A computed fold for a 1495-nucleotide RNA from an uncultured bacterium, annotated as small-subunit ribosomal RNA.
RNA sequence: AGAGUUUGAUCCUGGCUCAGAACGAACGCUGGUGGCGUGCUUAACACAUGCAAGUCGAACGAGAAAGUUUCCUUCGGGAAAUUAGUAAAGUGGCGCAAGGGUGAGUAUCACGUGAAUAAUCUGCCCUCGAGAUCGGAAUAACAUGGUGAAAACUAUGCUAAUGCCGGAUAAGACCACAUUUCAUAAGAAAUGCGGUAAAAGGAGUCUCAAUCUUCACUUGAGGAUGAGUUCGCGCAACAUUAGCUUGUUGGUGAGAUAAAAGCUCACCAAGGCUACGAUGUUUAGCCGGCCUGAGAGGGUGAACGGCCACACUGGAACUGAGACACGGUCCAGACUCCUACGGGAGGCAGCAGUGGGGAAUAUUGCGCAAUGGGCGAAAGCCUGACGCAGCAACGCCGUGUGAGCGAUGAAGGCUUUAGAGUCGUAAAGCUCUGUCAAAUGGGAAGAAUUUUGACGGUACCAUUAGAGGAAGCCCCGGCUAACUCCGUGCCAGCAGCCGCGGUAAUACGGAGGGGGCAAGCGUUGUUCGGAAUUAUUGGGCGUAAAGCGUAUGUAGGCGGCUAGGUAAGUCAGGCGUGCAAGCCCGUGGCUCAACCACGGAAUUGCGUUUGAAACUACUUAGCUUGAGUACAGGAGAGGAAAGCGGAAUUCCCAGUGUAGCGGUGAAAUGCAUUGAUAUUGGGAAGAACAUCUGUGGCGAAGGCAGCUUUCUGGCCCAAAACUGACGCUGAAGCACGAAAGCGUGGGGAGCAAACAGGAUUAGAUACCCUGGUAGUCCACGCUGUAAACGAUGAGCACUUGGUGUUGGGAGAUUCGACCCUCUCAGUGCCGGAGUUAACGCAUUAAGUGCUCCGCCUGGGGACUACGACCGCAAGGUUGAAACUCAAAGGAAUUGACGGGGACCCGCACAAGCGGUGGAACAUGUGGUUUAAUUCGAUGCAACGCGAAGAACCUUACCUGGGCUUGACAUGUCAGUGAACAUUCUGUGAAAGCAGAACUUUCUGCGAGCUUGCUCAAAGACACUGUCACAGGUGAUGCAUGGCUGUCGUCAGCUCGUGUCGUGAGAUGUUGGGUUAAGUCCCGCAACGAGCGCAACCCCUGUUUUUAGUUGCCAGCACAUAAUGGUGGGGACUCUAAAAAGACUGCCUGGGAUAACCAGGAGGAAGGUGGGGAUGAUGUCAAGUCAGUAUGUCCCUUAUGUCCAGGGCUACACACGUGUUACAAUGGCCAGUACAAAGGGUUGCCAACCCGCGAGGGGGAGCCAAUCCCAAAAAACUGGCCCCAGUACAGAUUGGAGUCUGCAACUCGACUCCAUGAAGGAGGAAUCGCUAGUAAUCGCGCAUCAGCACGGCGCGGUGAAUACGUUCCCGGGUCUUGUACACACCGCCCGUCACACCAUGGGAGUGGGCUGUACCAGAAGUAGGUAGUCUAACCUUCGGGGGGACGCUUACCACGGUGUGGUUCAUGACUGGGGUGAAGUCGUAACAAGGUAACC
Repeated sequence: AGAGUUUGAUCCUGGCUCAGAACGAACGCUGGUGGCGUGCUUAACACAUGCAAGUCGAACGAGAAAGUUUCCUUCGGGAAAUUAGUAAAGUGGCGCAAGGGUGAGUAUCACGUGAAUAAUCUGCCCUCGAGAUCGGAAUAACAUGGUGAAAACUAUGCUAAUGCCGGAUAAGACCACAUUUCAUAAGAAAUGCGGUAAAAGGAGUCUCAAUCUUCACUUGAGGAUGAGUUCGCGCAACAUUAGCUUGUUGGUGAGAUAAAAGCUCACCAAGGCUACGAUGUUUAGCCGGCCUGAGAGGGUGAACGGCCACACUGGAACUGAGACACGGUCCAGACUCCUACGGGAGGCAGCAGUGGGGAAUAUUGCGCAAUGGGCGAAAGCCUGACGCAGCAACGCCGUGUGAGCGAUGAAGGCUUUAGAGUCGUAAAGCUCUGUCAAAUGGGAAGAAUUUUGACGGUACCAUUAGAGGAAGCCCCGGCUAACUCCGUGCCAGCAGCCGCGGUAAUACGGAGGGGGCAAGCGUUGUUCGGAAUUAUUGGGCGUAAAGCGUAUGUAGGCGGCUAGGUAAGUCAGGCGUGCAAGCCCGUGGCUCAACCACGGAAUUGCGUUUGAAACUACUUAGCUUGAGUACAGGAGAGGAAAGCGGAAUUCCCAGUGUAGCGGUGAAAUGCAUUGAUAUUGGGAAGAACAUCUGUGGCGAAGGCAGCUUUCUGGCCCAAAACUGACGCUGAAGCACGAAAGCGUGGGGAGCAAACAGGAUUAGAUACCCUGGUAGUCCACGCUGUAAACGAUGAGCACUUGGUGUUGGGAGAUUCGACCCUCUCAGUGCCGGAGUUAACGCAUUAAGUGCUCCGCCUGGGGACUACGACCGCAAGGUUGAAACUCAAAGGAAUUGACGGGGACCCGCACAAGCGGUGGAACAUGUGGUUUAAUUCGAUGCAACGCGAAGAACCUUACCUGGGCUUGACAUGUCAGUGAACAUUCUGUGAAAGCAGAACUUUCUGCGAGCUUGCUCAAAGACACUGUCACAGGUGAUGCAUGGCUGUCGUCAGCUCGUGUCGUGAGAUGUUGGGUUAAGUCCCGCAACGAGCGCAACCCCUGUUUUUAGUUGCCAGCACAUAAUGGUGGGGACUCUAAAAAGACUGCCUGGGAUAACCAGGAGGAAGGUGGGGAUGAUGUCAAGUCAGUAUGUCCCUUAUGUCCAGGGCUACACACGUGUUACAAUGGCCAGUACAAAGGGUUGCCAACCCGCGAGGGGGAGCCAAUCCCAAAAAACUGGCCCCAGUACAGAUUGGAGUCUGCAACUCGACUCCAUGAAGGAGGAAUCGCUAGUAAUCGCGCAUCAGCACGGCGCGGUGAAUACGUUCCCGGGUCUUGUACACACCGCCCGUCACACCAUGGGAGUGGGCUGUACCAGAAGUAGGUAGUCUAACCUUCGGGGGGACGCUUACCACGGUGUGGUUCAUGACUGGGGUGAAGUCGUAACAAGGUAACC
């Protein structure tokens, strides 16, 4: 510090997500040790048990017992001493208001900070001054009674004090009055006179006492500490909370309090708070700090520290220095417990602990040794404060789990291209060490000052043995470090975001390997960061979210020039404070660190004081340039009212006139013979104002248009008289505000929602047509919204230009004007700097600055709901949330597409010729059938296609019968044997199975001997068996190679460098011409290049040269009935090699003088001469695993292999491609001509003979320019047929044959005889072809035993037409729009149906909180008091004073009744919304989206 994610790609906007840090955490897996910290965030829920506040005998009275000792004894016991002035209880003093806990309440002077207290108090403590005298009356304990279960209460009697009371004394201590001084207002201090108010003793020394000592006591002053009260500033959200308040605001007086004050009361006044947010509602203890962040900020308020509040809930006071009191009292309530049912007791938010709640949080431990606190003179006692220990990886920090050497790179795992690689020096093995833990021994500091150590036999030290006891968790698609195999097969699952998974998953699960962190690692939650994503630092608003429709104007904010003053802001210095801890820096202590100690810095703040005076502010005095006023001119659809005008439309009347009019894409509805339309004349009515008219004018905007008049607003210019900052903006408020709409009353010609009819359509509640009502018009009132737009708030200033136009002025000039120059104010276009994401804007800014206002913060939900306000209503303004998505969006780019545009091409259309579609047959396909009808190909680009040829074979299919290392290949081991072969038998359909016969013996390391024989290891070969494997036309063409089709023989597709652009990209390749062509020329920020085009190649068309056999034969000769038959010849044809030729080369014209085009000459051929081969980048997951190859998967006595038979040839039907026809341009018969290109030894087959023929016999020739196939046919000549189902056509069927073949039944071809079907030119629709082409005619070849209407070739005869590019189809280039990019077979909208989710309304229902009116009123306090009682003092002894109880009044908690508000939950039914797989209906939007879209 950034990254991922919107797109085909890009830039921007914008959200979502991630990487970081942190935590009082929790959960999952795992877990050696030590130190330091931390540990109920939830139920302020309920609590068993124990402990947490007592102490003082040196304030006081009274005062045991057990035990022990001694004595007595009737042995039952008794007495004394001691225990002991002890325990326990009581009076009294001090403490219990601290310490400890919790955060419910509280939006508040509660808290923080700084002030004030001259408006106050302060026990214990310190300093200083004064004093402590004389008396009195009670009372608890105790005793004796009483009541009660208990708790407890009560009567009588006795008694003490540092308890209580009275008197004395006494000070500016207090009160009243007076004076003086001081002072910040209320006041403070001092002084004088008068009045008022005190007390208590205990202990010690010495003992006689005391003016002794000490601790207490009284009073005063001061201090310290603590507290109360008041004030400035700061301190959460909601305005869908806008008004609140009656003790309320103030005054006077009184009361209350320690103390000011409506704190309380009486009276008087009517105030007080609030947009700088009152009141209400919700939430919340506040702070130092803590977390995060660069900071500013944001979040938070555990632990530690300060303050506050609370103590079961609510209320209340008492005591006291201090409380309205956590471990006190009283009352009420809820709950729990005890009870004899009468009545009592209790309060863990103290420490432990229990239940409960919860994801979740510890021991009913030790000790007062330390620190601190209470009491005490002290010893001491008390202290769950505190110090320690225990539990918990909850956090931080430290440390260990070993170190060195060690390659047969072990075994094993995993992977593998089968070689190896990797885990991996890792292990084993060898050599060492001893941290931690363990055992044994020693053993602290913490203690000060004599004693005293819970921790603790702890830390620490020493010794011992021994690598032994000590590693896991997450991740490995990108972000993000780390990759392979297997399994799974949109399943199971993963996922923070993007997204993985549908048979080759680095994303799921496992494994191996790797990466990260480490006694932890991950996950979840929360906070900050990244997020400049609320922007003060530090954002925006033309089109992305965002300028109010416009003006006016209140508060507020901001504000011209000059001079003086003040010092609020501002700046500088000093002082006080900003607690400690924490953070930061330095030093030091624990072995280090965490942790701790000391010192410093910092604490950005507040207050106070001294100064400065530039700026802001305030104030004083001026100024004229901002603003305004007056005078002189000017333009204008500016506004309001009244009047007038002509054209047009419609209607009415009348005339002329006759059959249609009208309307449309075409029609119909409609009007019209009762006379329309058309036309002429007259009349009526309403509305709107053609031409002028102009990116012209006016207005704030909405908006404003015939003419005249009246009233009226604003603006501009000129001159420079007046005022003297009077200004700008503008929350609220107020006014205006198109169209539509609403109310009342008019008006109503035309137009025209709704509605009706006619069309269109699958439908047509639309578009089109005929009608037509509200409305449109007027008056008055309401509504208050628009894509109210320049999608651009208002004002001021500054910043290069060009060119129009409107209004005014000036200059120059002119007789006058125009033109021209300058200037002010408007209104347009173009364009520079600058700016912008880009598009664009650009002196009329979207540039550069200032001031003020409004608005925005992802999309949807939602221009919605609820509430409030406005409205007659319709509705408007304000305006959320739940839920849901990872995008939504802007600009630009490249494509693709358009029922967008321009240009161009193509047998694309048109012009022609011939077909298909109708018939029969052939062939292929679909479908159906079947045991099987094997498989593939499926729009063009499958369908006479793979198949250049299925009777068996082929053959992959079916049925049946067999084989299992196999029909085929290689290798291994064992056995046997030469092998191969041949023949035969049984069975069988064959294959096969079972068996028999026969024959011969390959090579020879070696050995033997009869030396040419034998034996023989081993090898070759074969068989049998074993194991590896063979085999598969089984699957996947969406795992592939290769090949092919198609767009398309269309003219395109790209690159390098440069340039432009933030970028995707553009340029080049666009433009002007031209071409078949991105062909060429010219121009140009491009210059070049590559793949394509063309050319180079082949055939063909002309000629030359060379060469002549098997070809040819003119001339010469021979032979023949005749023939290149023969001799010869190379002239010709031909053959086959080499050349030539054509290049817009020449001429004319056009054209930019170019490219090129048109015409012409010459030429065999003329503008690529004709034909072929040749197929760019790419598209279609196009086709093919069944041609072959090949990954993976599958089968292995079968999905392999062999065999026989069957099937691929089926047949109600549909389609494609063909053949033959329907006839006379024909058919038939007879005769006569002319090819090219091929093939031939398993072959082509002549002559001749036979057969009507297919063919048979025969055998010459030929391995071919020689022989053969081989007859070419159409054509031509002659004849017959005479328009009919025929002398057309030939299907079908019967019979008889031929040929091939092992075999023609299923299922071949051909021949002859007989038979003689449909068919008379083919509907919608559709195909081919532009010249040697179409059409027509025959010939050959491949495959092949045989089988051709198909395929591939060959030649013969040989046309018609093309005006032209409007239209159909396809393609190319440029341009335009786009919401498409899987790219229009695209995208996408709404209703309905189904499921789920959240939410609004809803008769209501049930809770919480709260207002208000009233009732009631415990305890308590205050006031009153006619009742009762009454120690201290006074008394005249009667009583008084004072007090208590009772009663009563006021206040008041809980409670009750009524009526409101608010909020939550729930509710039959209901509304819309969101999300869902391939549901239904249409097709609204995106292209001119097929009616431009939108508000």
The coordinates come from a structure-prediction model, not an experiment, and the mean pLDDT is 84.